[in-house]
Context: one part of a larger RNA
RNA sequence: UGCAUGUGGUGGAUGCCUUGGCGAUCACAGGCGAUGAAGGACGUGUAAGUCUGCGAAAAGCUACGGGGAGCUGACAAUAAAGCUUUGAUCCGUAGAUGUCCGAAUGGGGAAACCCACUCCGCAAGGAGUAUCCCGUACUGAAUACAUAGGUACGUGGAGGCGAACCCGGUGAACUGAAACAUCUAAGUAGCCGGAGGAAAAGAAAUCAACCGAGAUUCCCAAAGUAGUGGCGAGCGAAAUGGGAUCAGCCUGCAAGUGAUAAUCGAAUGGUUAGUGGAACGCUCUGGAAAGUGCGGCCGUAGUGGGUGAUAGCCCCGUACGCGAAAACCAAUCGGUGGUACUGAGCUUGCGACAAGUAGGGCGGGGCACGUGAAACCCUGUCUGAAUAUGGGGGGACCAUCCUCCAAGGCUAAAUACUCGUGAUCGACCGAUAGUGAACUAGUACCGUGAGGGAAAGGCGAAAAGAACCCCGGGAGGGGAGUGAAAUAGAUCCUGAAACCGCAUGCAU
Numbered sequence: 001u002g003c004a005u006g007u008g009g010u011g012g013a014u015g016c017c018u019u020g021g022c023g024a025u026c027a028c029a030g031g032c033g034a035u036g037a038a039g040g041a042c043g044u045g046u047a048a049g050u051c052u053g054c055g056a057a058a059a060g061c062u063a064c065g066g067g068g069a070g071c072u073g074a075c076a077a078u079a080a081a082g083c084u085u086u087g088a089u090c091c092g093u094a095g096a097u098g099u100c101c102g103a104a105u106g107g108g109g110a111a112a113c114c115c116a117c118u119c120c121g122c123a124a125g126g127a128g129u130a131u132c133c134c135g136u137a138c139u140g141a142a143u144a145c146a147u148a149g150g151u152a153c154g155u156g157g158a159g160g161c162g163a164a165c166c167c168g169g170u171g172a173a174c175u176g177a178a179a180c181a182u183c184u185a186a187g188u189a190g191c192c193g194g195a196g197g198a199a200a201a202g203a204a205a206u207c208a209a210c211c212g213a214g215a216u217u218c219c220c221a222a223a224g225u226a227g228u229g230g231c232g233a234g235c236g237a238a239a240u241g242g243g244a245u246c247a248g249c250c251u252g253c254a255a256g257u258g259a260u261a262a263u264c265g266a267a268u269g270g271u272u273a274g275u276g277g278a279a280c281g282c283u284c285u286g287g288a289a290a291g292u293g294c295g296g297c298c299g300u301a302g303u304g305g306g307u308g309a310u311a312g313c314c315c316c317g318u319a320c321g322c323g324a325a326a327a328c329c330a331a332u333c334g335g336u337g338g339u340a341c342u343g344a345g346c347u348u349g350c351g352a353c354a355a356g357u358a359g360g361g362c363g364g365g366g367c368a369c370g371u372g373a374a375a376c377c378c379u380g381u382c383u384g385a386a387u388a389u390g391g392g393g394g395g396a397c398c399a400u401c402c403u404c405c406a407a408g409g410c411u412a413a414a415u416a417c418u419c420g421u422g423a424u425c426g427a428c429c430g431a432u433a434g435u436g437a438a439c440u441a442g443u444a445c446c447g448u449g450a451g452g453g454a455a456a457g458g459c460g461a462a463a464a465g466a467a468c469c470c471c472g473g474g475a476g477g478g479g480a481g482u483g484a485a486a487u488a489g490a491u492c493c494u495g496a497a498a499c500c501g502c503a504u505g506c507a508u
Base pairs, nucleotide, nucleotide: 001507002506003505004504005503006502007501008500009499015493016458017457020429021428022426023425024424025423026422027421028420029418030417031161032160039101040100041099042055043054044053046079049075050074051073061095062094063093064092065091066090070083071082072081106115107114108113116129117128118127119126120125131158132157133156134154135153136152137151138150139149165196166194167193168192169191170190176183180230206213207212217244218243219242220241221240227235228234248410249409250408252350253349254348255347256346257345262336263335264334265333266332268330269329270328271327272326274322275321276320280295281294282293284291296313297312298302304316305315306314359383360382361381362380363379364378365377366376369395390405391404392403393402394401445452446451465492468479469478470477471476
């Protein structure tokens, strides 16, 4: 030095575990905000820091319910000081307080800061003062009346935030066409505006085909069909049939009838705390019994979790019942409203039936349809009817026939989505997986910034976390002790390999 065996170190794979994720189902909720939101800054505890809670009334205050013995949130113990059967801590409902920034709104501003004015008050202090819209009043030009404008006021409204879904406006490119220009990607992404719990659409100037149907929306088929297309790449219907769900209405004037909305109350059901809730012992092994053996019991409860190993009967629960002072939700009933005005609904009569519109020319866009034989819908521009004896459509156009009545408006359900709440589930993951994040994670760190973005879980049943002694400056170790186990000793379950020792044997 090599090989082998044994025994260690290092390292953290593997196994097991799960506080965290992922994906679903059902129900709920679908908004919050000038009564100041979302999100923050700074404070706040006996006690330094971080998280949570809260706001100078600051881990809290008040009231009412629940609950019943301990409590003063977590990391996180210890000490101190307290509270509590005159019911604390805790849970629910309602209220009070709620610094500063932030739409931020008195003015400014490099967010959490600076500087004001007016009124009230002895003071401390409190209140008000943004802009736009709407309404009312006053005032008031050119210009006589007026109008524009100005000023003040208001139990008036808006503003900002929010995951997706929805409607509208605007609107790419990469890419594909094996290049590329029409085309495609795609009316997608992005940006802007607006709304709701859904939105949009919607009661035929619709289809159909000589038979008929009867608003809209969504699903299945029709169908990758008919078509469209440098007839390339591609794009791609509808009628019709079957389902889901179904709902129809309004208008101007006059008269009549009548009692709607709203609000209050009652009872009912539900939500926001809770509460009752069956049934087991001995023995053996073991550190520990839920395991073994023996003998029982309950079950409208043998889902699940915990307990020193695997528990229907130990604990929490579960099945099944019960429960609200207060607040909220749903639908029902009753009272008020009601003298007058306003006014929902109903009945009757009269009236009305949408004009720079329909259509046309030119240029575009939308329709599955790229100008095509191109109907139909929208309109930038120029034009421009008829009035039910009328008008639109039936894919150029004309006739016949059929069908409907535009140029006003409203409308639930079936449909889309999930930031979120509750319950339940998984031939989903199990710490290089599953969220980026199981842990002080959008943290540390990087970047001027937009932005990028980690690593990091496991002693034990219980800290019983090693008193005391010895070596050592300490670190660390050896005894002692705890424990079932300490090669479970805090760099702590298991502890693979690479890599590094030690001992022994053999070889050189």
Model confidence (mean pLDDT): 84 of 100. This is a predicted structure of a 508-nucleotide part of an RNA (large-subunit ribosomal RNA, domain I) from a freshwater metagenome. Rfam family: Bacterial large subunit ribosomal RNA. Its family is annotated with ribosome and structural constituent of ribosome in the Gene Ontology.